A computed fold for a 273-nucleotide part of an RNA from an Elusimicrobiota bacterium, annotated as large-subunit ribosomal RNA, domain VI. RNAcentral holds the full RNA, with entries from ENA. Rfam family: Bacterial large subunit ribosomal RNA.
Context: one part of a larger RNA
RNA sequence: CGCAGGACUUUUGAGAGUGAGUCGUCUCUAGUACGAGAGGACCGAGAUGAACGCGCCUCUGGCGUACCAGUUGGCCCACCCGGGCCAUGGCUGGAUAACUAUUGCGCGGAAGGGAUAAACGCUGAAUGCAUCUAAGCGUGAAGCCCACCUCAAGAUGAGAAGUCCCUGGAGCCUUGUGCUCCCUAAAGACCACCAGAAGACUACUGGUUUGAUCGGUGGGAUGUGGAAGCGGGGUCAACCCGUGUAGCUAACCCAUACGAAUCGGUCGUGAGA
Repeated sequence: CGCAGGACUUUUGAGAGUGAGUCGUCUCUAGUACGAGAGGACCGAGAUGAACGCGCCUCUGGCGUACCAGUUGGCCCACCCGGGCCAUGGCUGGAUAACUAUUGCGCGGAAGGGAUAAACGCUGAAUGCAUCUAAGCGUGAAGCCCACCUCAAGAUGAGAAGUCCCUGGAGCCUUGUGCUCCCUAAAGACCACCAGAAGACUACUGGUUUGAUCGGUGGGAUGUGGAAGCGGGGUCAACCCGUGUAGCUAACCCAUACGAAUCGGUCGUGAGA
């Protein structure tokens, strides 16, 4: 820009895809058929794996330089106590969210239909027989076409459904997809701003006071592992006990307008050749 008014949402599926398509072991059938024996099935049914793929974070782990604790050396808060900072996050032990692993979890290949290949057949002449083939008809592959997954109406053949929006006036002549002025400015979209398991930017998604979008705060969960102060014990100790499942607690959950999403702007018209 188009899809003959403008929008929002949900879709159909022509078509497209180096999307998937794999393989094993065990059990039953059955120690059956077969075989002198040794051995040992087809067909069919079930179980369980490998690698690969997709998704996910409940569990097991990883990471977790915004969480908690311990601790060494030093500097600082005058000193003690208690803390802060630097030393690879100083080192060490743990760890929430997010992200993540064949190191964790779930799922997938299938089943089914159609036409076939090799092959196996039926009927059957040419050739009174025979012959799967010449006419005709069947069976038959991990392969082919469907089916499964993803994209998909610029599929200009531009599809479908639902919902929403716009129902003024005057003038001109060159009478047409006409022009000018006044009034009007919808639904919706964009800009801007608050944000995001979305993201290089953009895009996408949510929110913008008719508000829980982010921050804060309150409560909870989780983690750490028993705070400081005070009291008691102990050698004017180290340290232990009590107060006390203590104190602190990021990204998680719920709530709450306390702070910030201010004020606003632009496009899009008037019923559709």